[in-house]
RNA sequence: UACCCUUAAGUUUGGGAUAACAUCGGGAAACCUUUGCUAAUACCGAAUAAGCUCACGAAUGCCUCGGCAUUUGGGAGAAAAGAUGGCCUCUGCAUAUGCUAUCACUUAAGGAAGGGAUCGCGUCCUAUCAGGUAGUUGGCAGGGUAACAGCCUACCAAGCCAUGGACGGGUAGCUGGUCUGAGAGGAUGAUCAGCCACACCGGGACUGAGAUACGGCCCGGACUCCUACGGGAGGCAGCAGUGAAGAAUCUUGCGCAAUGGGCGAAAGCCUGACGCAGCCACGCCGCGUGGAGGAUGAAGGUCUUCGGAUCGUAAACUCCUUUCGUCCGGAACGAGAUACCAGUGUGUAAAUAAUGCAUUGGCGAGACGGUACCGGAGGAAGAAGCACCGGCUAACUUCGUGCCAGCAGCCGCGGUAAAACGAGGGGUGCAAGCGUUGCUCGGAUCACUGGGCGUAAAGCGAGUGUAGGUGGUCUUACAAGUCGAACGUGAAAUCCUGCGGCUUAACCGCAGAAGUGCAUUCCAAACUGUAAGUCUAGAGCACGGUAGAGGGCGGGGGAAUUCCCGGUGGAGCGGUGAAAUGCGUUGAUAUCGGGAGGAAUACCAGUGGCGAAGGCGCCCGCCUGGGCCGUUGCUGACACUCAGACUCGAAAGCGUGGGGAGCAAACAGGAUUAGAUACCCUGGUAGUCCACGCUGUAAACGAUGCCUACUGGCUGUCGCGGGUACUUACCCCUGCGGUAGCGAAGCUAACGCGUUAAGUAGGCCGCCUGGGGAGUACGGCCGCAAGGUUAAAACUCAAAGGAAUUGACGGGGGCCCGCACAAGCGGUGGAGGAUGUGGUUUAAUUCGACACAACGCGAAGAACCUUACCUAGGCUUGACAUGCCGGGAACUCUGUGGAAACACGGAGGUGCCCUUCGGGGAGCCCGGACACAGGUGCUGCAUGGCUGUCGUCAGCUCGUGUCGUGAGAUGUUGGGUUAAGUCCCGCAACGAGCGCAACCCCUGCUUUUAGUUGCAAACGCGUUAAGGCGUGCACUCUAAAAGAACUGUCGGUGAUAAACCGGAGGAAGGUGGGGACGACGUCAAGUCAUCAUGGCCCUUACACCUAGGGCUACACACGUCCUACAAUGGUCGCUACAAAGGGUUGCAAACCCGAGAGGGGGAGCCAAUCCCAAAAAAGCGGCCCUAGUUCGGAUUGAGGUCUGCAACUCGACCUCAUGAAGCCGGAAUUGCUAGUAAUCGCGUAUCAGCUACGACGCGGUGAAUACGUUCCCGGGCCUUGUACACACCGCCCGUCACACCACGGAAGUCGGUUUACCCUUAAGUCAGUGAGCUAACCAGCAAUGGAGGCAGCUGUCCAUGGGUGGGCCGGUGACUGGGGUGAAGUCGUAACAAGGUA
Repeated sequence: UACCCUUAAGUUUGGGAUAACAUCGGGAAACCUUUGCUAAUACCGAAUAAGCUCACGAAUGCCUCGGCAUUUGGGAGAAAAGAUGGCCUCUGCAUAUGCUAUCACUUAAGGAAGGGAUCGCGUCCUAUCAGGUAGUUGGCAGGGUAACAGCCUACCAAGCCAUGGACGGGUAGCUGGUCUGAGAGGAUGAUCAGCCACACCGGGACUGAGAUACGGCCCGGACUCCUACGGGAGGCAGCAGUGAAGAAUCUUGCGCAAUGGGCGAAAGCCUGACGCAGCCACGCCGCGUGGAGGAUGAAGGUCUUCGGAUCGUAAACUCCUUUCGUCCGGAACGAGAUACCAGUGUGUAAAUAAUGCAUUGGCGAGACGGUACCGGAGGAAGAAGCACCGGCUAACUUCGUGCCAGCAGCCGCGGUAAAACGAGGGGUGCAAGCGUUGCUCGGAUCACUGGGCGUAAAGCGAGUGUAGGUGGUCUUACAAGUCGAACGUGAAAUCCUGCGGCUUAACCGCAGAAGUGCAUUCCAAACUGUAAGUCUAGAGCACGGUAGAGGGCGGGGGAAUUCCCGGUGGAGCGGUGAAAUGCGUUGAUAUCGGGAGGAAUACCAGUGGCGAAGGCGCCCGCCUGGGCCGUUGCUGACACUCAGACUCGAAAGCGUGGGGAGCAAACAGGAUUAGAUACCCUGGUAGUCCACGCUGUAAACGAUGCCUACUGGCUGUCGCGGGUACUUACCCCUGCGGUAGCGAAGCUAACGCGUUAAGUAGGCCGCCUGGGGAGUACGGCCGCAAGGUUAAAACUCAAAGGAAUUGACGGGGGCCCGCACAAGCGGUGGAGGAUGUGGUUUAAUUCGACACAACGCGAAGAACCUUACCUAGGCUUGACAUGCCGGGAACUCUGUGGAAACACGGAGGUGCCCUUCGGGGAGCCCGGACACAGGUGCUGCAUGGCUGUCGUCAGCUCGUGUCGUGAGAUGUUGGGUUAAGUCCCGCAACGAGCGCAACCCCUGCUUUUAGUUGCAAACGCGUUAAGGCGUGCACUCUAAAAGAACUGUCGGUGAUAAACCGGAGGAAGGUGGGGACGACGUCAAGUCAUCAUGGCCCUUACACCUAGGGCUACACACGUCCUACAAUGGUCGCUACAAAGGGUUGCAAACCCGAGAGGGGGAGCCAAUCCCAAAAAAGCGGCCCUAGUUCGGAUUGAGGUCUGCAACUCGACCUCAUGAAGCCGGAAUUGCUAGUAAUCGCGUAUCAGCUACGACGCGGUGAAUACGUUCCCGGGCCUUGUACACACCGCCCGUCACACCACGGAAGUCGGUUUACCCUUAAGUCAGUGAGCUAACCAGCAAUGGAGGCAGCUGUCCAUGGGUGGGCCGGUGACUGGGGUGAAGUCGUAACAAGGUA
């Protein structure tokens, strides 16, 4: 507080206007205006009135003595309006009066419902906003409001707010709720609901119950529109709709039928509220796109190991169903009439009018909509997509592409075999949707629940101490916290539970629960708190001792360095890796004596002491702080921590004034070096020292804040005390306080910590939240400066980091091996030649191999062939394989052209098996067509196999157990020993495997067996001679089987072990010598050209055939070898002694020829028989005499021999002649440790021959040296460091140069915001004035006057606008500063190892 309800009382009597309307006029319009008439529930006066309002008086109660409340008395003041229906009376009627009913009106009280105002608490970020405030805070008086109030005014006082965040800046409507979350929380505030604010922007009032009013008014401003230029009009953030902006958001629909609202008595009117419909897969929910059967597993697609697999019962096909859609037909609920009409009952009333209420009947209203729903018809008919398939994450293949095109949420894919790109097939997940993007929550990643701070980010450098937080013991009281109960509230909706309604669900309805909260009242009193009191265990004080580089000031001492003076002395000193600069004959260094001056205090000295930390070290004195121990006594919680604050605070640095010996930034010189603005050296100034003042930072570290309590121990040390002892001292036991080492439990990611905690708890403070940008910029504060402190962002990366593990590496360490070095011997590198390679050349010089581990390698044989290359000529199912068809036996001889291949011909000839006598079959040849052949074409980085290498190094692993969160460890490390991870011992390990060794082969000794082709001692024969012969198998030998050697034995050493050293015996001695044998693995090592093979490529050629050429080139360079340079040799002559091999397409003897290569010849031999075959060096003689030679043999000429179809390119050998370089090799580099090196020859494979001086074997002669492990190289084990893991050929830093990006500074310039002062004042309220105007009331007969009012004017306030000066924020800005990022830029090498100067 209007409308509504209840109660009480009323509604009396008058008056004057004015719109509409008519009329004059003005205007383009909006509209304005003159004159005239009229009504009211419009307006005004008067009456009446209380329980209403106001002032006053009295009484009672309370009191902060100011007042307040209640009761009461008289006084003053303020109201109103009628309308409609019915009836009665008057009257001639209408009408009026009266009565009555309903509605309306007035006053008062109350209710209901809705507001206004006020208070407590709560309500985002920012402190790089710390002080704010003058109507500000309060009072008094007045004004003002419905009402309290600085709400307003005057005066008085100087207050008020603020680190519990005032003031300022930024952002934002708040809530019920919503999303998320286990919750606590976090985020949010669409739809629905409550509240607030706003209605073009700003200001203002009017009216009204209510507005400072979305669809009212006035003014100012911007904008739009109309205009006849004079003036006017407008406000969709109502519903639709339009434009613009934007990634993006609907119909200018139907209806008031329902619900609700306004007005009305009602009918009814209004209602873009609302009810419906339309659009949008925007969301939620439901449904469908068919169901059952159906294997020739169709066709087709895809893949394929070519067999098949898969899409796939999927389809076709058969049977069935018909939701939804389509067509036809039927057809709602929502509507209850409480409205209206009629009646009945009942109330009011005189009343059968009327009307309220109740009831009966009737009338009649549907936008949606012919919609939902129901029935029928017909037919599988009309209806499936999207994303994904490398991991996270469910789902795999083919092709294309080739670091391209592209993908990507993170990690990351793509450089020729891509499950990651694109496509196909297949699959997976969802499904009328599916993906993408954006946002929020979820994460112990801000941690209240519920985190941390030694090393990962994080303890303030340290203390004193304020606010704050926390706080010992007992008693009593209170009841703020706390616990419990009740009551109220916590709107509805939402969420949850139950029930119900739409066929279900979504959705809706009903009921319940919940709403963890707040307020009030009551109960409890343990704990916290508060108040009062007590205690002594915390803390402090007194007393007695005590250790100490604790601090300040003053005084004193000795050693040493340097300088000065003097003496001695005489050539250097000094310094270094080595030097030089420097000093020195003007006398240094050295040495002796004297003096000056400054700084620091050797030994003692100590994981010793003191201090809060920084820090403190000769001695004495003075002043002074703190600690510890002991004994009693006293105070009585006085305590702990500590934001701000204050104080102290190494070194360097700064200011003023001193001082200055040594040292020493800067600087100079000398070295080193590619350079050396360094490391090293010689000098040397600030500084280092003192006084006073500043600075305020350090790896200010225990990288560990302070305090308290608790939780096994052992050991050392410092200070004080107690016990024992006759005294003293030590030891020992023990208490307190420090300081160290090791460790139980526990903790920790681990490392580690561990009563001095990093354990278990409590209290308080500080700090952290990915790396870089950056402890930087800007701002503030401090500073003389240097700078400090506080402290961001853009941008950028997917890491940065800790601890530990395994490796690898180290200009780390220890131990130990190896021809690794050393000690030796011989070489290479120089010469000539051979051979391989690079390079060059070429038509081609085929290809491969590239440090060791390519280069006399593939190649154990390139004139043709080989051969892969080049040129030329040919060929196309092919030189070769399988299958098909036709013909022919095969085959032999032969002609022409041709370089041949090949092309074109001629002649001869018929075989084998079966036979039905036609023919068929096998093999071979010719022709044809197609499948296919073929490729030394590519990829050894797709592969198999094989091989090299580390390396014959001693290692590499496993099972079980144990330890560790784990990676992993242990075993395998350790003490010995070995060639050895060999063996022994020890040991949380016990065993085992692959490696080592052994087993195998050769060789060294012996035996047995055997005795020819071998052998020959004895016997015999025999020769010039000879095992030549008989004979024998003894010996040698051959080749089979055995034996033998095992540290077995002795001594010593050693742990009594393993083993080692020495000896004996033995043919052999410690693996006897040699070989074969090569662990797990490494090098994307080598090989697609031995072979095999995936993929790709060629197919009248990249296949195949043929001829010729090339692989053999030649200015050069390198590797590996041969031969030499000579006398330890050459040459000539003579004379010995091997082994191992080979031989029928063969080796070939004797003999003959030739100077020789060789030729002739052909015995013998398929080999212990014969042959190749002569071994050579050596030995014995002769010559050569140091010379480019009697060394050396290249090169060249001539003549020959042999092989072969063929020696021109391009073979070997022989003879004669020729006779080059070379006189022992620079830097550098290589092999070898004993039958080895060196040296000498012999054989074989390949092979027609040969480039062989190569390779692989064989024997002959036959040395030197090893002190030793420092160094070089390689390797093994243990350990250490590491920022390396593609593993040091690693990693990595900074400047400069280039490109891009964001940011800071900057003369200025532009904008926003805010503030102070001044000017300007519209509309308007208020105040004043009001001479102009003025119906109601009053006075008056009237004129007129009065009261009141209006216009106008003045003033205060004030929107807007303007001016001046500030603050803050932002944009832009020549130039400038650093920062970040960027496959291959420049310079160096700072860091990681002792990183080469930690």